This is a predicted structure of a 75-nucleotide RNA (Glycine riboswitch aptamer) from Frigidibacter oleivorans.
RNA sequence: UUGAACUCUGGAGAGUGGCGCGCGAGCCGCGCCCGCCGAAGGGCUAACAGCCUCAGGCCAAGGGACAGAGGGGGC
Numbered sequence: 001u002u003g004a005a006c007u008c009u010g011g012a013g014a015g016u017g018g019c020g021c022g023c024g025a026g027c028c029g030c031g032c033c034c035g036c037c038g039a040a041g042g043g044c045u046a047a048c049a050g051c052c053u054c055a056g057g058c059c060a061a062g063g064g065a066c067a068g069a070g071g072g073g074g075c
Base pairs, nucleotide, nucleotide: 006070007069008068009067010066015034017033018032019031020030021029022028035058036057037056041054042052043051044050
């Protein structure tokens, strides 16, 4: 000089779709079907914030690439 783990903050996209079952009757849970999203991860690629959607997700919660601040491991 670089700067990990970890902590805090910010953080997008896409149906609260249809049917069935359960239930504590909810804007809930599960299963199936159709439609969709890409910014965990994964794959493709010389490489990518590109492409694909296996996984994941499509009210909220949670997760969340990445960014800012803190932090200060190893070599």
It matches the Rfam family "Glycine riboswitch aptamer". Rfam describes the family as follows. This family represents the bacterial glycine riboswitch.
Model confidence (mean pLDDT): 77 of 100.
The model forms 88% of the base pairs in the Rfam consensus.